[in-house]
RNA sequence: GCAGUUUGUCUGUUUAUCGCUUAGGUGAGGGGUAUCAAAGAGGAAAGUCCGGGCGGCGUAGGGAAGGACAGUUGCUAACGGCAACCGGGGGUGACCCUAGGGAAAGUGCCACAGAAACGAAACUGCCUCGCACGUCGAGGUAAAGAUGAAACGAGCGGGGUAAAAGCCCGCAGUUCCCGGUGGUGACACUGGGAAGAGGUAAACCCUGUCCGCUGCAAGGAAUAGGCGUUCGAGCUUGCUCGAUGGUUUCCCGCCAAGCCUGUUAUAACCGCUUGAGCCUACCGGCAACGAUAGGACUAGAUAGAUGAUCAACGAAUACUAAACCCGGCUUAUAGAUAAUCUGGCAAA
RNA sequence: GGGCUCGUAGCUCAGUGGAAGAGCGGCGGACUCAUAAUCUGCUGGUCCCAGGUUCGAUCCCUGGCGAGCCCA
Repeated sequence: GCAGUUUGUCUGUUUAUCGCUUAGGUGAGGGGUAUCAAAGAGGAAAGUCCGGGCGGCGUAGGGAAGGACAGUUGCUAACGGCAACCGGGGGUGACCCUAGGGAAAGUGCCACAGAAACGAAACUGCCUCGCACGUCGAGGUAAAGAUGAAACGAGCGGGGUAAAAGCCCGCAGUUCCCGGUGGUGACACUGGGAAGAGGUAAACCCUGUCCGCUGCAAGGAAUAGGCGUUCGAGCUUGCUCGAUGGUUUCCCGCCAAGCCUGUUAUAACCGCUUGAGCCUACCGGCAACGAUAGGACUAGAUAGAUGAUCAACGAAUACUAAACCCGGCUUAUAGAUAAUCUGGCAAA
Repeated sequence: GGGCUCGUAGCUCAGUGGAAGAGCGGCGGACUCAUAAUCUGCUGGUCCCAGGUUCGAUCCCUGGCGAGCCCA
């Protein structure tokens, strides 16, 4: 220098003028208004795909149904997320990908082609026998051929046979069972024994774990009116049984509480932004992450502000923009920049 | 802001693992003096896009894109 790998960071800045939102100061107090100075979108604010906080549901218990997930160990408030590792696959390599439980519980499906698609079976071929000697019949054979994504499901060599075949033997390999060594574990290596189970579970299903429902358009005040707070039986007199009603899919169980409408009342106010949050240092840990100490305060609108113009800086050019808040994932992105390792080449 | 559903021919819709169809439409022919109706033949597809599972995907799964509906 070329070709790559992995992990990050930034997402314009400055000056001037005009304008907007918020909270604050001043004009004696309140409202309005004026003025002053301060703060004012993102790495994804997006999709709303997961998980949680928080709020409500007259119970939120049990079971069924339904849904989600699926190697192991850990992290976390939690997760379907993340980290490390194991197994499988790809790459010369750095490294990357992996919905990765069960097909030996059962059911279903495997079109066309092909003799046959999981029940077993003989189309061609091979071998034996029979006679009418033929484009024949009976039987054996899964070694060879043809079809197909897949052919009965353990490959190669030898023996064996009429011809063949795990039918038998040797080597290699698969699954299961019983051990040994290492590892927290998935698993790896290894000893012995048994066996011959096609594929498909992002088909039904089985196993294990988790999930009550609903979302800030959740929810929240005062007051007036209406409806309901029940009915029957028994006795032990406050319990039991039955009926009625409610329980946001059903059953058991549970409950007898409150509900509806109007007005204040205007999409007013609260919820609303200081947080499982952020930055720095150090310690523990391979890492995700956690502990400790210090520091900063950094939008809160409700028709919805965060903008426009001139100029300068190499270039100013992408995707797009808060709406209760966090942790993730996914997707969209012009450019700038840091570190890391790999491959071969050239020069010294 | 939150929730739900859908996407197949020009339009309206079937098809839910095995080479994608119907009705209306369009084009041509017949009938008619001519048009309509009727009869008849033909035409027409990125099954919204990308990836995966499978031998095989419109169909199953994941992600995106685009529509529609509901909630004060």
Predicted 3D model of RNase P RNA and transfer RNA as a complex of 420 nucleotides. Rfam match: Bacterial RNase P class A. By type it is a ribozyme. The coordinates come from a structure-prediction model, not an experiment, and the mean pLDDT is 77.